About this RNA
Predicted 3D model of a 76-nucleotide RNA (transfer RNA) from a Thermoleophilia bacterium. It matches the Rfam family "tRNA". It was read from a public genome assembly.
């Protein structure tokens, strides 16, 4: 330069067009329970990398662009 793959709460992972204004787990926060602390139990925080298409309808499909890995080809 040229294919390819990856991108989803702080971490981690679930999704395969409509049950998703995205669900769990671990943190975090608050209550409860404990003589306390931990364990447990309840609630509660946060997330589709940006952008533009197809469609009634998109986290999912296309395209672009960013950020990462890999393959590989040129120069030397």
């Nucleotide at each position: 330069g040229g294919c390819g793959c990856a991108u989803u709460c702080g971490u981690c992972u679930a999704g395969u067009g409509g049950c998703c204004c995205a669900g769990g787990a671990c943190g975090c926060c608050g209550g409860c329970c404990u003589c306390u602390c931990a364990c447990g139990c309840c609630g509660g925080u946060a997330g589709c990398a940006g952008g533009g298409g197809u469609u009634c309808g998109a986290a999912u499909c296309c395209c672009c662009u960013a950020u990462g890995c890999g393959c590989u080809a040129c120069c030397a």